[in-house]
Context: one part of a larger RNA
RNA sequence: GGCACACGGUGGAUGUCUUGGCAUCGAGAGGCGAUGAAGGACGCGUGAACCUGCGAUAAGCCCAAGGGAGCUGGUAACAGAGCUGUGAUCUUGGGAUUUCCGAAUGGGGCAACCCACCCGCAAGGGUACCUGACUCUGAAUGCAUAGGGGUCAGGAGCGAACCUAGGGAAGUGAAACAUCUCAGUACCUAGAGGAAAAGAAAGCAAAAGCGAUUCCGUGAGUAGCGGCGAGCGAAAGCGGAUAAAGCGAUCUCGCGGAGGAAGGUGUUGGAAUGCACCGCCUCAGAAGGUGAAAGCCCUGUACCCGCGAUCGUGGAGCCCACGAGUAAACUCGGGCUCGUGAAACCCGGGUUGAACAUGGGGGGUCCAUCCUCCAAGGCUAAAUACUACUCGAUGACCGAUAGUGAACCAGUAAGGCGACUGAACGAUAAAAAGAACCGCGACGAGCGGAGUGAAAGAGAUCUGAAACCGUGUGCUU
Numbered sequence: 001g002g003c004a005c006a007c008g009g010u011g012g013a014u015g016u017c018u019u020g021g022c023a024u025c026g027a028g029a030g031g032c033g034a035u036g037a038a039g040g041a042c043g044c045g046u047g048a049a050c051c052u053g054c055g056a057u058a059a060g061c062c063c064a065a066g067g068g069a070g071c072u073g074g075u076a077a078c079a080g081a082g083c084u085g086u087g088a089u090c091u092u093g094g095g096a097u098u099u100c101c102g103a104a105u106g107g108g109g110c111a112a113c114c115c116a117c118c119c120g121c122a123a124g125g126g127u128a129c130c131u132g133a134c135u136c137u138g139a140a141u142g143c144a145u146a147g148g149g150g151u152c153a154g155g156a157g158c159g160a161a162c163c164u165a166g167g168g169a170a171g172u173g174a175a176a177c178a179u180c181u182c183a184g185u186a187c188c189u190a191g192a193g194g195a196a197a198a199g200a201a202a203g204c205a206a207a208a209g210c211g212a213u214u215c216c217g218u219g220a221g222u223a224g225c226g227g228c229g230a231g232c233g234a235a236a237g238c239g240g241a242u243a244a245a246g247c248g249a250u251c252u253c254g255c256g257g258a259g260g261a262a263g264g265u266g267u268u269g270g271a272a273u274g275c276a277c278c279g280c281c282u283c284a285g286a287a288g289g290u291g292a293a294a295g296c297c298c299u300g301u302a303c304c305c306g307c308g309a310u311c312g313u314g315g316a317g318c319c320c321a322c323g324a325g326u327a328a329a330c331u332c333g334g335g336c337u338c339g340u341g342a343a344a345c346c347c348g349g350g351u352u353g354a355a356c357a358u359g360g361g362g363g364g365u366c367c368a369u370c371c372u373c374c375a376a377g378g379c380u381a382a383a384u385a386c387u388a389c390u391c392g393a394u395g396a397c398c399g400a401u402a403g404u405g406a407a408c409c410a411g412u413a414a415g416g417c418g419a420c421u422g423a424a425c426g427a428u429a430a431a432a433a434g435a436a437c438c439g440c441g442a443c444g445a446g447c448g449g450a451g452u453g454a455a456a457g458a459g460a461u462c463u464g465a466a467a468c469c470g471u472g473u474g475c476u477u
Stems, first nucleotide, its partner, number of pairs: 001476009015462001016427002020398002022395007029387002031158002039101003042055003046079002049075003061095006070083003106115003116127004129155009162193001163191005173180001177227001203210002214241005224232002246313004252309006259303001263278005279296002281285001287299003317379003320323001328352008338364001359374005414421002434461001437449004
């Protein structure tokens, strides 16, 4: 030095667990804001770093209701000082206060700062801009108007997705690429609501008829469109979803409730919920907790009670001033399955420009016949979409390299000039009973005794694999 065995150290895999996530379903809510929001800065505690709460009335003030013995939030104790049956702490509702920044709005500004004016003894209040209404004034210029002043009301900003409208790509595909596709997608902007939009036929259809809109299934990858390439892609019809008032019912559901059944003994053990024996309840044997595994120990659960919503039936339309530079044509574009095509229909820019129900539009060039509807005004619930947020339930979802980036003071630490990027860290024990005291040691670290405990080989920790590092013994070189 190697190998083997034994015993350790280190390390944190594995097992078990779950405070946290993920997803779905149901219900609620669907907004907040000049009465100053969202989000922050700075403060507020007896001592106070951070979190939480709050705002110079500052972990709080007042009122009402509940509640009923302790309390002065958490990490997290300790010391001190207090509060409380004259009902505290706590819970719910209402009110008061609510610094400074922030739409930020008196002016400015490098956010949380600086500097003003007016009224008022002071406390305090007012002073931004835009729009509308009213009102007082008022030029050139006589009336008027423009302009100016004032009062009142509204707006402004934020917010996850959903919605409508205005703009609107490219990577890509076409095995290259230009029409085409991606796609009216992503993204930008404006606006609105709890939904939005659409909506009561100048509609479809086809010789029979239907009867607003929206959504789903089918029709159908059909009819079609298409360098007829890649690809794109309907509609009618049919089947469903939906439905105000009124009437009927208390079945159902939600919330709340100190209403809510029933167990002992022995035994092992640190501890009984285990095992043994003998019982009991059950409209309750969902679940969680309790020193191991509990229907009968605790909280609950079924059920019951109270309150509220609701449930069944029924079945969407209305209003007016009745629509002219409109319909249509031409031209140039856009939308439909439709890429200009025989291209109807719908929308827009430009140029023209009707009829008036004895009329007009449509039925895919166009014409006739027939059928159908009445444009150029407006409103309209539900079925549908979404979930930042609240509550409840569920899971052949995860279980700490997983599940959110984040189970832990996480959008933190850290990186970057910046836009932005972005972690890691869970578990002693039933209970801290967290090791008094003694020895060595540097008034250490650490170790050895002692003590607690079921266990300390549970000691800052469950279990404790491997790599890696040792010690001892044996064999071997």
Molecule: large-subunit ribosomal RNA, domain I
Organism: bioreactor sludge metagenome